[in-house]
Context: one part of a larger RNA
RNA sequence: UAUGCUUGUCUCAAAGAUUAAGCCAUGCAUGUCUAAGUAUAAACUGCUUAUACUGUGAAACUGCGAAUGGCUCAUUAAAUCAGUUAUAGUUUAUUUGGUGGUACCUUCUUACUCGGAAUAACCGUAAGAAAUUUAGAGCUAAUACGUGCGUAAAUCCCGACUUCUGGAAGGGACGUAUAUAUUAGAUAAAAGGCCGACCGGACUUUGUCCGACCCGCGGUGAAUCAUGAUAUCUUCACGAAGCGCAUGGCCUUGUGCCGGCGCUGUUCCAUUCAAAUUUCUGCCCUAUCAACUUUCGACGGUAGUAUAGAGGACUACCGUGGUAGUAACGGGUGACGGAGGAUUAGGGUUCGAUUCCGGAGAGGGAGCCUGAGAAACGGCUACCACAUCCAAGGAAGGCAGCAGGCGCGCAAAUUACCCAAUCCUGAUACGGGGAGGUAGUGACAAUAAAUAACAAUACCGGGCAUUUCAUGUCUGGUAAUUGGAAUGAGUACAAUCUAAAUCCCUUAACGAGGAUCCAUUGGAGGGCAAGUCUGGUGCCAGCAGCCGCGGUAAUUCCAGCUCCAAUAGCGUAUAUU
Numbered sequence: 001u002a003u004g005c006u007u008g009u010c011u012c013a014a015a016g017a018u019u020a021a022g023c024c025a026u027g028c029a030u031g032u033c034u035a036a037g038u039a040u041a042a043a044c045u046g047c048u049u050a051u052a053c054u055g056u057g058a059a060a061c062u063g064c065g066a067a068u069g070g071c072u073c074a075u076u077a078a079a080u081c082a083g084u085u086a087u088a089g090u091u092u093a094u095u096u097g098g099u100g101g102u103a104c105c106u107u108c109u110u111a112c113u114c115g116g117a118a119u120a121a122c123c124g125u126a127a128g129a130a131a132u133u134u135a136g137a138g139c140u141a142a143u144a145c146g147u148g149c150g151u152a153a154a155u156c157c158c159g160a161c162u163u164c165u166g167g168a169a170g171g172g173a174c175g176u177a178u179a180u181a182u183u184a185g186a187u188a189a190a191a192g193g194c195c196g197a198c199c200g201g202a203c204u205u206u207g208u209c210c211g212a213c214c215c216g217c218g219g220u221g222a223a224u225c226a227u228g229a230u231a232u233c234u235u236c237a238c239g240a241a242g243c244g245c246a247u248g249g250c251c252u253u254g255u256g257c258c259g260g261c262g263c264u265g266u267u268c269c270a271u272u273c274a275a276a277u278u279u280c281u282g283c284c285c286u287a288u289c290a291a292c293u294u295u296c297g298a299c300g301g302u303a304g305u306a307u308a309g310a311g312g313a314c315u316a317c318c319g320u321g322g323u324a325g326u327a328a329c330g331g332g333u334g335a336c337g338g339a340g341g342a343u344u345a346g347g348g349u350u351c352g353a354u355u356c357c358g359g360a361g362a363g364g365g366a367g368c369c370u371g372a373g374a375a376a377c378g379g380c381u382a383c384c385a386c387a388u389c390c391a392a393g394g395a396a397g398g399c400a401g402c403a404g405g406c407g408c409g410c411a412a413a414u415u416a417c418c419c420a421a422u423c424c425u426g427a428u429a430c431g432g433g434g435a436g437g438u439a440g441u442g443a444c445a446a447u448a449a450a451u452a453a454c455a456a457u458a459c460c461g462g463g464c465a466u467u468u469c470a471u472g473u474c475u476g477g478u479a480a481u482u483g484g485a486a487u488g489a490g491u492a493c494a495a496u497c498u499a500a501a502u503c504c505c506u507u508a509a510c511g512a513g514g515a516u517c518c519a520u521u522g523g524a525g526g527g528c529a530a531g532u533c534u535g536g537u538g539c540c541a542g543c544a545g546c547c548g549c550g551g552u553a554a555u556u557c558c559a560g561c562u563c564c565a566a567u568a569g570c571g572u573a574u575a576u577u
Stems, first nucleotide, its partner, number of pairs: 001573005009448001011446001015441001016408001022406003026403003031064002037061002043056002062427001071361003081282003086277002090275002096270003100266001116145001122138001125135003155173004161167002175238002177234001179232006199211005218225001240264001242263004248258003251254001284332003291323003298320008336358003340351004363384002366381003386397001388395002414439001416438003422435001423433003454483003457479010490510002492507001494506001520566005525547002531561001533560004542549002
């Protein structure tokens, strides 16, 4: 694990893995809205003071999610995986923290006091047997799509004019990001001298002496790192024409200027959640597998291509390497790996499909779109194999999600209820979730533990004490004797439990006398606990794991009685220790 017989209670609970990663009718399992993107629904609803706007809000556009979860174990043997490294070899929606005065292109008009086009829903006309199918006409929105202004200072480079001591009108460039190139990103120690420039002081004042000369450079074991700067570069990025709620302050009273708290969006840097590669070591059986790899990359180099990025990953050109008795290469596996489980004195042996972690897959292969993320399948496109509807022209499909069906088999549950809990997701306190929970089935396992307890009497004992043949005392057993007590199994008002129920835990009322509210399963020669009792059978029927039993007194068969073992369980088969 399966199966046979049996089964009262409580808790707990595995469950179509093994065989067919075989096939599937039907239903459901992924959708989503706040004050805060878009409402003229010819939907509902409210009140007028007001013809842009009350509120709710179907549909639809937009945004986000759908790459998580759940299922399965077919593949897969240095592969996966485990422990341990690395990314100075990369990407990262979201979260959180920072960050963004420079935009026009040459000159006076360029809306900035807010610019543009068109589409769904809607309305109507149609096609088709049909499809979550579409076409044509008519409208209208944006945080959809596509355009597009605006404000400082400083610095740098040219420099017209020049009385050659100096000084400058004027012009140009200058945000972040991208690409390329150049450059900075320093530094073993101490003392003195000389030359020159500059600063301060002393003076014999136009040159002598004395003194000072302080001046930056992050980080790593390590960088072409971080970060600056210069030059050029960009068909292409960003620098808000957004939404809600409050409404205040300043006078120069203009429908002037300034202003708060959020939401959404956005560039770059970090962070977080991750991902992708990667270092070292480690895996079952097999030599009836001894050589393997390399034309079509096998091993290495150089350059490129591709990639988010390293790399024979791919291409070109070179070299001839690389592995192997320390078992390469090949084959097998009823092989996903691990954490773990069982067993075990120690060493071991065996299991691990299965709830946690990692991997792989969605009938088989392949390719791809979207996207931060997929080589996605409850996405798409082909081919192969299946297979559904059809008016025969066409159309639609993928349960190794949850239920359920067929098939396969020794072998496995309900087409139930719910988002109340745990969490996930969305524009979100509000929706959704067969994730998940709750019941149903369920002797897979596991837990506690009823089926009686007590007394009297009768009889039979045992130990002790005595006045020893009986009586006390302490007791044990057997009774179709008698007695009252005690209970739940079951039935059940009620409350509780719960999303709603059920069950449990509580609890009124019923609920035990032998003929019931009756315990089974296997055994009784040995191993191995328990009969030399009775009847039947007569080497037959049968039993018996093994040894054996049975041929007319069977301790072993078939029965009765009695007894033994475990007990709500026990037997059998198989695998394993």
The part of an RNA shown here (small-subunit ribosomal RNA, 5' domain) has 577 nucleotides and comes from an uncultured eukaryote. Model confidence (mean pLDDT): 80 of 100.